[in-house]
Context: one part of a larger RNA
C1' cells in the first nucleotide's frame, strides 16, 4: 500500500459497488421452463360468436442460473491444422409437395392397489406412424476424362446400375414440409510451445509401443477386438506422492519480479455418491430416465416418494457474510403467424460504515481574556475566541406543494410520488477513536511501588514513573478510529 475481511469503541446523510473465504454439510415451505387451438380429435361453459381444459403432436427443456468437489490434463493459455468432421433454429439459392393404409392416447367400460400407479376390452383424429409413386438431387458400386494439391488425396464435367423424400394449415397476408448447394454462428478432434512443489519417489509400462484384418464414431486414433512383432517412456526428471480449476485480470513494485485468481468476462469440470444408456441437431442431461448405495419421508408392511453447488429461507459449522421483498416497465431468452404466455435471467427495492467517493455536524463578530477544571515558583499560566452574547445562513434532516427521463409510432414504469424543483421552519437532530519514553507528531500532576500493569522492537514498574492507572492539556486521523489475520 491492498483486503470478499473479522473483532473492540463509536456512528448523521447520500451515490456507486459489494456481501458463506468454513460443511461439494443436511434441508421445512414457496417460486426458479414452458409454450403453440393457425398440427389433431374430444370435453366443459355459452343461444351463438368464442373462451378454457386434460390428452396426442411440434418446438424448447443441452440456453440462461449455481458451485469449484475433482482435474498437473491438449484441462487452460497462445499459435496453427482438419485432404479426418458435424450442425436444429437464422440468411441466400435450386427443386419438389402424387396417391394410399393400419394403429393409438384422450374418452367409455370392467377390474387390481392404502397410495404411487397399473391391467383388460371397445371407439376415434392428425403436421403422430407405415408402405407405394416420382428422383432436380444426394449417397453407394463400376467405367473412362480434365484440373489441382500436402502421403493418404481434393475439385469439376460425364455414362450406367442400385438405394433414398415430403404435410399440411390459414382470418387468403401468409405460416409450414421434403431433397440438395452455399453462408454465418456454434461444436468435435489433432498438433508446436507454456503451465506448482517433492529425488527422504529412480526406474515405469502388457492394450503397454507399433503393424495387419475387423468393429465403432459425425470424424482421426489401441477408441475396442483377433492375430503378429517387442516395443514405448525416463536425470531435458518418467513413475509415484502432495497441492491446485485455468485465463483476461487483480494487488504490490520505479521496473524486473513477487503474490493472487472474490465481484465482471472467456474456457473447463460437477449436480446426494457411483455406474449406465435412451431421446435428440446437440446430453450421457442440476429442477429427465434406469440400476446400485447412503440418508430423509409416507405406508394398510405388500410397496412407494425425494435430491436448493437456482432465488429467497432454515438448521449446523464458523471470527464471519443479507429479504421466505416488487416487477416483467427496460435488456435478453423460450414458444407462438400474431395477440400474448412464461422467465428468482434480469431490472429494482430491503439489510450490513463491508469498501470507494462526496457532503454535513454551522458562518461572521465577540476579552473583564467570565465561571469551572488543571498546573503553579501563589505573581500567575493554561483550557481560550473556545463559551456566553450579538448578527446571519439553510447544505443535510423535517413539513407542505409540484413532479420526471428511462417508452425509437400506439399501449405499457416495478423502481416511485423516487430523483429533481419551489416554499416554509429553525443552530436546532448529527463526533468520535487512537495516541503522547525512542523509533514517531504530541507533557504535566496525582495514585501505585518489580505490585497492579504496559509492550511492535529497544524496553518501562523495586517511593518524586513524561513508558502502569486516572485527570488536565496536547498530537494524529475523522463517520470513522484502532487491533488481529493475509499478500507485496
Nucleotide at each position: 500500500g491492498a483486503c470478499u475481511a473479522a473483532c473492540g469503541c463509536u456512528g448523521g446523510c447520500g451515490g456507486c459497488g459489494u456481501g458463506c473465504c468454513u460443511a461439494a454439510c443436511a434441508c421445512a415451505u414457496g417460486c426458479a421452463a414452458g409454450u403453440c387451438g393457425a398440427a389433431c380429435g374430444a370435453g366443459u361453459a355459452g343461444c351463438a360468436a368464442u373462451a378454457c381444459u386434460a390428452g396426442u403432436g411440434g418446438c424448447a427443456g443441452a440456453c440462461g442460473g449455481g458451485u469449484g468437489a475433482g482435474u498437473a490434463a491438449c484441462g487452460c493459455g497462445u499459435a496453427g491444422g482438419u485432404a479426418a468432421u458435424g450442425u436444429g433454429c437464422c440468411u441466400u439459392c435450386u427443386u419438389a409437395c402424387u396417391g394410399g393404409g393400419g394403429a393409438u392416447a384422450c374418452c367409455g367400460u370392467u377390474c387390481c392397489g392404502a397410495a404411487a400407479g397399473g391391467a383388460g376390452c371397445g371407439u376415434u383424429a392428425a403436421u403422430a406412424c407405415c408402405g407405394a409413386a416420382u428422383g432436380u438431387g444426394a449417397c453407394g458400386g463400376a467405367g473412362a476424362c480434365g484440373g489441382g494439391g500436402c502421403a493418404u488425396c481434393c475439385c469439376g464435367a460425364u455414362u450406367u446400375c442400385g438405394u433414398u423424400a415430403a404435410a399440411c394449415u390459414g382470418u387468403c397476408a401468409g405460416g409450414g414440409u421434403g431433397a440438395g448447394a452455399a453462408g454465418a454462428g456454434c461444436a468435435g478432434c489433432c498438433u508446436g510451445c507454456g503451465u506448482u512443489c517433492u529425488a527422504u519417489c529412480a526406474g515405469c509400462u502388457u492394450g503397454u509401443u507399433g503393424g495387419u484384418g475387423g468393429g465403432g464414431u459425425a470424424a482421426u486414433g489401441g477408441c475396442c477386438u483377433a492375430c503378429c512383432a517387442a516395443g514405448g517412456c525416463u536425470a531435458c526428471g518418467a513413475c509415484g506422492g502432495a497441492u491446485a480449476g485455468c485465463c483476461g485480470g487483480u494487488c504490490u513494485g520505479a521496473g524486473a519480479g513477487g503474490a493472487u485468481g472474490a465481484u465482471c468476462g472467456g474456457c473447463c469440470a460437477c449436480a446426494c455418491u457411483g455406474g449406465g444408456a435412451c431421446u435428440g441437431a446437440g446430453a450421457c442431461a442440476c429442477g429427465g430416465c434406469c440400476c446400485a448405495g447412503a440418508c430423509u419421508c409416507c405406508u394398510a408392511c405388500g410397496g412407494g416418494a425425494g435430491g436448493c453447488a437456482g432465488c429467497a429461507g432454515u438448521g449446523a459449522g464458523g471470527a464471519a457474510u443479507a429479504u421466505u421483498g416488487c416487477g416483467c416497465a427496460a435488456u435478453g431468452g423460450g414458444c407462438g403467424a400474431a395477440a400474448g404466455c412464461c422467465u428468482g435471467a434480469c431490472g429494482c427495492a430491503g439489510c450490513g460504515a463491508c469498501g470507494c467517493c462526496g457532503c454535513g455536524u454551522g458562518a461572521g463578530g465577540g476579552a473583564u481574556g467570565a465561571a469551572g477544571g488543571c498546573c503553579u515558583u501563589c505573581g500567575g499560566g493554561u483550557u481560550g475566541u473556545a463559551a456566553a452574547c450579538c448578527u446571519c445562513u439553510g447544505u443535510c434532516a423535517g413539513u407542505g406543494g409540484g413532479g420526471a427521463a428511462g417508452a425509437g409510432a400506439a399501449c405499457g414504469g416495478a423502481c416511485g410520488g423516487u430523483a429533481c424543483c419551489c416554499a416554509c421552519u429553525g443552530a436546532g437532530g448529527a463526533a468520535g477513536c487512537u495516541u503522547c519514553g525512542g523509533c514517531u507528531a504530541a507533557c504535566u500532576a496525582c495514585g501505585u511501588g518489580c505490585c497492579a500493569g504496559c509492550a511492535g522492537c529497544c524496553g518501562c514498574g523495586g517511593u518524586a514513573a513524561g513508558a502502569c492507572g486516572u485527570a488536565g492539556g496536547g498530537a494524529g486521523c475523522g463517520a470513522g478510529c484502532g487491533u488481529u489475520g493475509u499478500c507485496c
Molecule: small-subunit ribosomal RNA, 5' domain
Organism: uncultured bacterium